Small-subunit ribosomal RNA from an uncultured rumen bacterium, 1512 nucleotides, folded computationally. The sequence is in RNAcentral, with records from ENA, Greengenes and SILVA.
RNA sequence: AGAGUUUGAUCCUGGCUCAGGACGAACGCUGGCGGCGUGCCUAACACAUGCAAGUCGAACGGAGAUUAAGAUUUCGGUUUUAAUCUGAGUGGCGAACGGGUGAGUAACGCGUGAGCAACCUGCCCUUCAGAGGGGGAUAACCGCUGGAAACAGCAGCUAAUACCGCAUAAGACCACAGCCCGGCAUCGGGGAGGGGUCAAAGGAGCAAUCCGCUGAAGGAGGGGCUCGCGUCCCAUUAGAUAGUUGGCGGGAUAACAGCCCACCAAGUCGACGAUGGGUAGCCGAGCUGAGAGGCUGAUCGGCCACACUGGAACUGAGACACGGUCCAGACUCCUACGGGAGGCAGCAGUGGGGAAUAUUGGGCAAUGGGCGCAAGCCUGACCCAGCAACGCCGCGUGAGGGAAGAAGGCUUUCGGGUUGUAAACCUCUGUCCUUGGUGACGAAGAAGUGACGGUAGCCAAGGAGGAAGCCCCGGCUAACUACGUGCCAGCAGCCGCGGUAAUACGUAGGGGGCGAGCGUUGUCCGGAAUUACUGGGCGUAAAGGGUGCGUAGGUGGUCUACUAAGUUGGAUGUGAAAUCCCCGGGCUUAACUUGGGGUCUGCAUCCAAUACUGGCGGACUAGAGUGCAGGAGAGGGAAGCGGAAUUCCUAGUGUAGCGGUGAAAUGCGUAGAUAUUAGGAGGAACACCAGUGGCGAAGGCGGCUUUCUGGACUGUAACUGACACUGAGGCACGAAAGCGUGGGGAGCAAACAGGAUUAGAUACCCUGGUAGUCCACGCUGUAAACGAUGAAUACUAGGUGUAGGGGGUAUCAACUCCCUCUGUGCCGCAGCAAACGCAAUAAGUAUUCCGCCUGGGGAGUACGGCCGCAAGGUUGAAACUCAAAGGAAUUGACGGGGGCCCGCACAAGCAGCGGAGCAUGUGGUUUAAUUCGAAGCAACGCGAAGAACCUUACCAAGGCUUGACAUCCAACUAAAGUCAUGGAAACAUGAUGUGCCUUCGGGCAAGUUGAGACAGGUGGUGCAUGGUUGUCGUCAGCUCGUGUCGUGAGAUGUUGGGUUAAGUCCCGCAACGAGCGCAACCCCUGUUACCAGUUACCAGCGAGUAAAGUCGGGGACUCUGGUGAGACCGCCGGGGACAACUCGGAGGAAGGUGGGGACGACGUCAAAUCAUCAUGCCCCUUAUGUCUUGGGCUACACACGUGCUACAAUGGCUGUAACAAAGGGAAGCGACAUCGCAAGAUGGAGCGGAUCUCAGAAAAACAGUCCCAGUUCGGAUUGUGGGCUGCAACCCGCCCACAUGAAGUCGGAGUUGCUAGUAAUCGCGGAUCAGCAUGCCGCGGUGAAUACGUUCCCGGGCCUUGUACACACCGCCCGUCACACCAUGGGAGUUGGGAGCGCCCGAAGCCGGUAUCCUAACCGCAAGGAGGGAGCCGUCGAAGGUGAGACCAAUGACUGGGGUGAAGUCGUAACAAGGUAGCCGUAUCGGAAGGUGCGGCUGGAUCACCUCCUUU
Repeated sequence: AGAGUUUGAUCCUGGCUCAGGACGAACGCUGGCGGCGUGCCUAACACAUGCAAGUCGAACGGAGAUUAAGAUUUCGGUUUUAAUCUGAGUGGCGAACGGGUGAGUAACGCGUGAGCAACCUGCCCUUCAGAGGGGGAUAACCGCUGGAAACAGCAGCUAAUACCGCAUAAGACCACAGCCCGGCAUCGGGGAGGGGUCAAAGGAGCAAUCCGCUGAAGGAGGGGCUCGCGUCCCAUUAGAUAGUUGGCGGGAUAACAGCCCACCAAGUCGACGAUGGGUAGCCGAGCUGAGAGGCUGAUCGGCCACACUGGAACUGAGACACGGUCCAGACUCCUACGGGAGGCAGCAGUGGGGAAUAUUGGGCAAUGGGCGCAAGCCUGACCCAGCAACGCCGCGUGAGGGAAGAAGGCUUUCGGGUUGUAAACCUCUGUCCUUGGUGACGAAGAAGUGACGGUAGCCAAGGAGGAAGCCCCGGCUAACUACGUGCCAGCAGCCGCGGUAAUACGUAGGGGGCGAGCGUUGUCCGGAAUUACUGGGCGUAAAGGGUGCGUAGGUGGUCUACUAAGUUGGAUGUGAAAUCCCCGGGCUUAACUUGGGGUCUGCAUCCAAUACUGGCGGACUAGAGUGCAGGAGAGGGAAGCGGAAUUCCUAGUGUAGCGGUGAAAUGCGUAGAUAUUAGGAGGAACACCAGUGGCGAAGGCGGCUUUCUGGACUGUAACUGACACUGAGGCACGAAAGCGUGGGGAGCAAACAGGAUUAGAUACCCUGGUAGUCCACGCUGUAAACGAUGAAUACUAGGUGUAGGGGGUAUCAACUCCCUCUGUGCCGCAGCAAACGCAAUAAGUAUUCCGCCUGGGGAGUACGGCCGCAAGGUUGAAACUCAAAGGAAUUGACGGGGGCCCGCACAAGCAGCGGAGCAUGUGGUUUAAUUCGAAGCAACGCGAAGAACCUUACCAAGGCUUGACAUCCAACUAAAGUCAUGGAAACAUGAUGUGCCUUCGGGCAAGUUGAGACAGGUGGUGCAUGGUUGUCGUCAGCUCGUGUCGUGAGAUGUUGGGUUAAGUCCCGCAACGAGCGCAACCCCUGUUACCAGUUACCAGCGAGUAAAGUCGGGGACUCUGGUGAGACCGCCGGGGACAACUCGGAGGAAGGUGGGGACGACGUCAAAUCAUCAUGCCCCUUAUGUCUUGGGCUACACACGUGCUACAAUGGCUGUAACAAAGGGAAGCGACAUCGCAAGAUGGAGCGGAUCUCAGAAAAACAGUCCCAGUUCGGAUUGUGGGCUGCAACCCGCCCACAUGAAGUCGGAGUUGCUAGUAAUCGCGGAUCAGCAUGCCGCGGUGAAUACGUUCCCGGGCCUUGUACACACCGCCCGUCACACCAUGGGAGUUGGGAGCGCCCGAAGCCGGUAUCCUAACCGCAAGGAGGGAGCCGUCGAAGGUGAGACCAAUGACUGGGGUGAAGUCGUAACAAGGUAGCCGUAUCGGAAGGUGCGGCUGGAUCACCUCCUUU
């Protein structure tokens, strides 16, 4: 510090996710030791038991016990004194600390800094002064009584440092009158005066004295109160408030104060967020972060609050009191039913809750606290120990050597590799461990005193012995293989893995990481600049308010004086300690702990500075405004006027149609339409001018005239003198649609009706047509209200239009030219920008102010509020869900987009197919089986160049199991063959039979048997593969290097202008070159030369025959087959750019690639083939292998493809008689001859072939016949008889003869081939093959027609455009409906909760009153009084009751939409011109997407036109 994830790829925006750190954690697996820490986050739920606050006999009286002494004695005892101890009581101090918890609290609660001239303070310290003399009670105790108890009552006795008068009064306080000083408004301080009020306690000691007591002053420490600032979320909480705000007076308090009361006034708080609701103890600090920040508030420390819940006071220095009191309530316990008792949020512990959190331990040795003179007692504070890997830190589980690289495991290409120096083995060490010994510091302060603890530490011995796991290994992210599984089981933080070869699941081996831990989960910060102060944005990604005016607020021109609030500097105080950082110290180190320093970024006060901002004062004119002078304008309101057109009415002319559409129909018309003429009525809108022209803030504004009126601009510089900019709320304006009332209504036209279209058509088209559109008044307040661009100011190259004005030059004048201001366009530099683009009218550079955004969906929805007559508007969420949703640009693909071009693509032709019969293939069906594959083009006479058996893979039946076939081992034996029997055969049994070599040992090949290794598989997977093939397509394309451009994907080159069959070539050009393709090189064919001639040929010569190159011979010709030549736009002319090239011509056998073939770029289709072959993996192994017989692949209601033969006279039949090419032939072709009507047979010459043979070519030609018919066409089908092949023609071959003689008379929609030696037609050959050809592959014979042309169909190429497609249009995608699940709104209501308000009741208690009762101290001789208590009454008052509302939560029949879900239903709305361009607002209609009307937008394709700009 970044990374993954949107795409085919790219850049950007943007969310999600990960890597880091942390934790009071929990869970899973695992677990050796030690140190230091930490440990109920949940139920402030309920608690058994024990302990946690007592102490003082030196405050007091008494009781009991023990001991001692004395007295007394009835010897039992009694009593006195003293000492010690015990428990209760009076009294004092403490119990208000310490300890716990975080419920409440949004508050002066906390933090920080101030203030109190408005206060208190026990114990402690300092100082001053004092303590005289009296009195009356009371608990304890004793007696009686009540009660179960708790406890209480009555009577009697008694003490004090308990209580109460009196005296004294330095002093304090109160009032009086007056002096001095000070201050901050009230005031504060200090003297002096007289008056009033107010103190005290003793104890110990022989004593000294000590400890106490009282009053006062001061201090220290502690507390109370007040104030400035800071302190969470919600505005869908906007108004709150009656003791409320203030005053006067009084009361209360330690003290100020509405704290309380009476009266008076009507204030006070609030957008700088009052009030209300929700949540929460606050801080030092902790975690994280570069920081700024964000989150947290365990342990430690400070403050606050609370103590079962609520209320209340008492005591006291201090409490409204955790282990006190009273009352009420809930709960628990005891009870004799009458009453009582209790409060672990102290330490342990229990139950419960929970994912989860410890011992009913030891000790007061240390530190600290209470009491006490002290000894001491108490102390679950505290110090320790126990439990827990909960955290941090340290240590160990061994170290060195050791290659036969052991065994085993895993893997393998079978060679090996790896585990791996790892182990074994050898040599060592002893941390932890075990045993034994020794043994602390912590204890100060001379001694004594240690829970921890026989602990830490040290010494010795022992023995490698007892001590390693967890997670991960697809990318992010370090680490890979095998097996299993087969979209299953499972994984997953995100992207995503798994559908038979999974580095992603599970296991194993190996590896990586960390290590007594490792992972997971949860939470927080970070990364996240993803709330942006540091540090973001708003044209198109989310985001500029529809527009203006203007309030608060924010910001603000030039000069100057003062001030010093902001700002800056210095000083002082404070910012507790701990924490953090630095330097040191102590535990062996570290964690931990400790000393010093820093820090604590803050707040306050004082001093100083005055540049900037602010404040106050003065001045200025450049901002702003006013005046004056002008011209421009669809700016606005009102009134009037005008013509064209539509429609309607009347009348005339006139007659059969009109109208409408893609085509029609509905509609109108013989009752006279349309058309036409004239007249009239009425409403609405204003052609041309008209222009990216004008005006307006926006919406918007268009005939003419008049009138009223707003604004801008230009010029001038007279006036004011910062008056300015922006603008939350607010106010006003605001298209269309819509609403209300009243008019108006020509045209148009939602809805509606009808006609068409259509599968349907609630649409598009047509005919009608109502609201509405128009006017007046009122409402609504929204639009793609758009420049998708807020307003203002300033600055920053130019060029060129246009509108309005001004100036200058020139001129007689105009035009022109130049300068300038304002508005409105285009191009363009810098700059900006993700790109597109913007570019003085900024999206540039800056400033000010406002509005708005923070992933997509849910949703601009719900609820609530406000507005509206309504429609609705405005404000505006959440649950849930997804990993994307988006912007710009790129390459493709696609378009019912455009342009150019090509192709038997269409057109023009010829012949077909589709109809018939048959053949053949396929589907389907059937079957025991009808083996398998091929599936649009590019499967279907295809694999198959040939299924009777075989083939054969299928079925049935019968056999075999190391096998039909290969290799290895052992034993035995020749084997094969032949024959016989059984059998359907395979096979079984029997007989016969006996190989080659030899060094004679044996070996080789073969057979049989046996054991296993293995064979075998046409079993699966062509979506694991190789190879081969098809197809686009013989289409002209596909790429690369370097350079250049672009952030990049990419582009350029390869585009453009021409040209070509061609990315063929030329020219141009930021490209220059190159490669694979094209073409050429190869083969055949067309002409020819040369060479060579046998089996081919035969002109001339000779021979010869019935005839014949038959023979001699020849090398001329044909031909054969070698080598060459020839064609290149080479020549001429035209066109073209002087090019490429093209058109025409000559010559030539051939002319523009002469014709044909082979040859198939990068790639596409997971195209085809595991059944040609090969092959990975999987599967079968007495069978999915193998052998055999028979059957099947040949089935047959049908459907389709491909063919053959036809339907006839351009023909059929009969006869005569011509002309090929290319091939084949030895298990072969087979001549001649003979036989047969024929198929064929007999027979065998010749020939491994230019020799022999298949072999007769056929159509054609000639002659005859048929005469248009189901025929002398056609030949299916069937019968009979034959022939051939073959072991065998039944299923199931071919051929012949005779007989039979079906359909069919040229074929619907549709569809195929072909552009010349082609189509068509005619025959011939070959492969396969025993036999079987209408198929296939070849060969030659005869031999056409047509092409104007590229509009259209199909396919393809190039350029361009749009795109929401990229699995690429067979794409994508919308809505209803149906089903399942999820969350949510409404809902008659129901239930619960907290808060407030009104009323009722009113405990305890304080306060007040009091006429009743009681009453020790004081007064009084007494009576009585003062005072006190009780009782009663009153105010307040908790809980409770009741009522009406508001709020929150849960739930609710039913209901609304939403989300998600595998392949459901209906349509096709959107993306291309998406087939009616789309979208926005509104209204209306419709199963649904949606349609239509009105207005608006371009974020619309295409063509044309206009205008402007740029280039030439």
It matches the Rfam family "Bacterial small subunit ribosomal RNA".
Its mean pLDDT, the model's own confidence on a scale to 100, is 84.